[in-house]
Parts: sequence; structure tokens; C1' cells
RNA sequence: GCGAUAGUAGCUCAGUUGGUAGAGCUUUGGCUUCCCAAGCCAAAGGUCGCGGGUUCGAGCCCCGUCUAUCGCU
Repeated sequence: GCGAUAGUAGCUCAGUUGGUAGAGCUUUGGCUUCCCAAGCCAAAGGUCGCGGGUUCGAGCCCCGUCUAUCGCU
């Protein structure tokens, strides 16, 4: 230099025909218990790496760019 894959909640990850952004874990509160643990319920938490474009509508499609990993020379 060229190519591939990945980037979404504090962490690990779904979301694959474009149509309300989700799960588990963690944290906080409540219920239960003499207390703790476990269990149950609820809540908090996101400019979907960044900047543009297409579209009535983009996490998803197109362009550019950044970071990480792998491969080629």
C1' cells in the first nucleotide's frame, strides 16, 4: 500500500426483506425473610464509532473517514 471482519446500554451481544432500538449480566429501589443469600417485581442507562448522501422513513442501503483484529505484498 491492498483486502476482509468488527464497532449498538457500564460489560457481553442480538437486531440479516428499511417501519416504535432490545436481551442477559451489573447497579438502584421495592416485595419476601428474624437477618443474609436465593427468588419475584420495577426503575435507571443509547447522539447505533464519526461526518455526509439516498428515502415519507436508515442500526440496516451508498460515499468518505477513524480505531481494533486478521490476511496478502
Molecule: transfer RNA
Organism: uncultured Bacteroidales bacterium